[in-house]
RNA sequence: GGAGCCGGCCAGGCGAUCGCCCGGCGGUCACGCCGGGAGGAAAGUCCGGGCUCCAGCGGGCAGGGUGCCAGGUAACACCUGGGGGGCGCGAGCCCACGGAAAGUGCCACAGAAAAUAUACCGCCUGGCGCCGGCAACGGCGCCGGGUAAGGGUGAAAAGGUGCGGUAAGAGCGCACCGCGCGGGUGGUAACACGCCGCGGCACGGAAAACCCCACCUGGAGCAAGACCGAAUAGGGAAGCCGUCGCAUCCGUCAACGGGUGCGACACCGGUGCCCCCCGGGCUUCCGGGUAGGUCGCUCGAGGCCGCUGGCGACAGCGGUCCAAGAUGAAUGGUCGCCCUCGACAGAACCCGGCUUAUCGGCCGGCUCCACUU
RNA sequence: GCUCCCAUCGUCUAGUGGUCCAGGACACCGGCCUCUCACGUCGGUAACAGGGGUUCGAACCCCCUUGGGAGCGCCA
Numbered sequence: 001g002g003a004g005c006c007g008g009c010c011a012g013g014c015g016a017u018c019g020c021c022c023g024g025c026g027g028u029c030a031c032g033c034c035g036g037g038a039g040g041a042a043a044g045u046c047c048g049g050g051c052u053c054c055a056g057c058g059g060g061c062a063g064g065g066u067g068c069c070a071g072g073u074a075a076c077a078c079c080u081g082g083g084g085g086g087c088g089c090g091a092g093c094c095c096a097c098g099g100a101a102a103g104u105g106c107c108a109c110a111g112a113a114a115a116u117a118u119a120c121c122g123c124c125u126g127g128c129g130c131c132g133g134c135a136a137c138g139g140c141g142c143c144g145g146g147u148a149a150g151g152g153u154g155a156a157a158a159g160g161u162g163c164g165g166u167a168a169g170a171g172c173g174c175a176c177c178g179c180g181c182g183g184g185u186g187g188u189a190a191c192a193c194g195c196c197g198c199g200g201c202a203c204g205g206a207a208a209a210c211c212c213c214a215c216c217u218g219g220a221g222c223a224a225g226a227c228c229g230a231a232u233a234g235g236g237a238a239g240c241c242g243u244c245g246c247a248u249c250c251g252u253c254a255a256c257g258g259g260u261g262c263g264a265c266a267c268c269g270g271u272g273c274c275c276c277c278c279g280g281g282c283u284u285c286c287g288g289g290u291a292g293g294u295c296g297c298u299c300g301a302g303g304c305c306g307c308u309g310g311c312g313a314c315a316g317c318g319g320u321c322c323a324a325g326a327u328g329a330a331u332g333g334u335c336g337c338c339c340u341c342g343a344c345a346g347a348a349c350c351c352g353g354c355u356u357a358u359c360g361g362c363c364g365g366c367u368c369c370a371c372u373u
Numbered sequence: 374g375c376u377c378c379c380a381u382c383g384u385c386u387a388g389u390g391g392u393c394c395a396g397g398a399c400a401c402c403g404g405c406c407u408c409u410c411a412c413g414u415c416g417g418u419a420a421c422a423g424g425g426g427u428u429c430g431a432a433c434c435c436c437c438u439u440g441g442g443a444g445c446g447c448c449a
Base pairs, nucleotide, nucleotide: 001369002368003367004366005365006364007363008362009361010360012338013337014336015335016334017333018332020037021036022035023034024033025032026031039344043355044354046353047352048351049350050349051221052220053219054218056276058275059274060273061272063217064216065215066214067213068082069081070080071079072078083097084095085094086093087092098212099211103210104209106205107204120151121150122147123146124145125144126143127142128141129140130139131138132137159177160176161175162174163173164172178201179199180198181197182196183195184193185192186191225295226294227293228292235286236285237284238283239282240281242265243264244263245262246261247260248259249258250257251256267280268279269278288448289447290446302321303320304319305318306317307316308315309314339342374445375444376443377442378441379440380439383399384398385397386396391429401417402416403415404414405413422438423437424436425435426434
C1' cells in the first nucleotide's frame, strides 16, 4: 500500500419564526413562563417474561414446543464457553446437531435387485446334441450349477485399497484404512484417544413421514381489568334445569298424584377434555341503548460511571441521573447558512430476544498478500 | 392495538411428496358449420404470491417476506 474478518458507535448540523402533546409554576382564567417530546429497528407479531382477569390454578390426558454438553438469565427457541461436522491459506464464518440394531410406513422412473437382498449382460463350469480339426482342442445351441470381481440402471447398489487364493470369484485368508461391541485413560459433561481386547462386518437414506425418548408448558389478553356516569324495549327465540331415596304437609285412609326441605348421582357454568373441588341458574342467537370520564400509564429484571469476581455471557457493591405517555390520537410547517446532500422508517401496557428493512460514516482489535528498512 | 385465516390461468376451483413442463368449467383467440350472427363442434393461449431450506424429487413439508380478508368495546 492492497484485499479481507470481527466488535462497538452515529443516523445531517446550526439559527430564526409559527404551531402541536405532556409536566411544573404563576395567573386578572384571556393566557404567560420554564422543562421534556420516537427508533436501532418503534416493524413482523416469531419466541420468552412481567402485569391483569378467569374460585383454587391441584392431579391426569390431549395438544403444543424444545432437542450435542456445561453455564448465564425473571424466562426463552436468546446469549456465553466448549464438543462434533462443514467452508476458508488465514483472521474467522455456518449447522432444525437426540433416536433409523422400539415399531409402522415411504424410496416414483430406470434397474436383475431399493433392504429378508438379487442375477440382465458378463466370468467360470457339468451333461447332451451339432459343426470344424489327424489330434490337443475350439465354436454354436439346449438343460443345469457356481460367482458378485467387471459392465449397465439409479439420487442411492450391501465396507475400501493391495497381496494371496480360486475353475472363476468372494473377508475366503492376510496387511493397512474404515465400522461395531466391551473395557481403560483424560474431561463436570458433550466427547476424545497413534491405549487394550473381541467381531470378518452384522448396521442404505429419510424423523422439516408417523412415531419413540428426555425436558418444558393451564387459558385469555391493556378492546386484560377496576371505578364513576349516560341512555334503552331490563325485550324475544332456542337448549339444559332431571332421576332416585328419606322426612313432612295436602287430596278423609291405601294406591297414586302434588308441594316443601335434606341427601346422593346426574345437568349447566367456571377460555380444550376428564377428575378433585367451587358455585346455582347458565349458554348461544336475534333485537335495543351508548360511542363519555378517571385509573391501569410509565421508576423500570432502568440508564451511565467506577471497583470486585468470572475466559465469557453475567453477577455483586458503591456513586449518579430521570429520559414521550397521546386516545381521532402530539413530535410538524416556513425561511436562512453550511457540508460529504442525508437510508430504512413513526411509540400506543411494559421489558428481554430473534428475524426482516436500511444512504453513508467513525472508532478499536485481528488476518493474508506485496514492497521497504 | 390484539387474535385468527387465506393466497393455483382473466374469474371460480381440483390437488394433501413422484402418476403434474399442474386438471376442469366459464371467459378469450383461431378453424369448421351458416347467407350472417347465436348455438353446436374441433383446437389453442393462459396460473402454483416472492425468496430460502429439507428431500433423489416440493403447488404440497419447514422458515422469512409481501398482499388480502375476518373477528374482538361497554350497558341491560